[in-house]
C1' cells in the first nucleotide's frame, strides 16, 4: 500500500405454477391462519447423478499402459418434490452497484 477468493450487508432487477374446493378459528365485503383433498411449479433449503481421479480385482501379461468389472469420489439452471411455493404482500437461485469482513498475488 495493491486487494485475489470467500462471506455479510444496503439499493435495484430477478421466472414458474388453482385469488381451487371443504371444514375449523379469527373477521363479519374479500382477505389472514390451520386442518384435509385434488390439481400444479421449481429459482429458499435439502436430497440423487457423470467425466476426471483414485482403489481394488480381471484377460493378455514381470511392470508400466491397455481391456472389463467393482468401490471411493464427484458439479449444475439437470433430476427428485421431503421442504417450500401456485392474485397481492412476503419469500426468491441468480445478476447488478455500493459499503464492509478476511488478506491470496504482487
Nucleotide at each position: 500500500a495493491u486487494g485475489a477468493c470467500u462471506g455479510u450487508u444496503g439499493u435495484g432487477g430477478g421466472a414458474g405454477a388453482g385469488a381451487u374446493c371443504g371444514g375449523a378459528c379469527a373477521a363479519u365485503c374479500c382477505c389472514g391462519u390451520u386442518c384435509g383433498a385434488c390439481a400444479c411449479c421449481g429459482a429458499a433449503g435439502g436430497a440423487g447423478c457423470a467425466a476426471u481421479g483414485u482403489c481394488c480385482c480381471u484377460a493378455a501379461a514381470a511392470a508400466c499402459c491397455u481391456u472389463g468389472g467393482g468401490g471411493c469420489g464427484c458439479a449444475a439452471u439437470c433430476u427428485c418434490u421431503c421442504a417450500g411455493g401456485u392474485a397481492a404482500a412476503g419469500a426468491g437461485a441468480c445478476c447488478a452497484c455500493a459499503a464492509u469482513a478476511c488478506g491470496a498475488c504482487g
Notes:
A computed fold for a 106-nucleotide RNA from Thermoflavimicrobium daqui, annotated as Glycine riboswitch aptamer. The coordinates come from a structure-prediction model, not an experiment, and the mean pLDDT is 81. It matches the Rfam family "Glycine riboswitch aptamer". Rfam describes the family as follows. This family represents the bacterial glycine riboswitch. Glycine riboswitches usually consist of two metabolite-binding aptamers domains with similar structures in tandem. The aptamers cooperatively bind glycine to regulate the expression of downstream genes.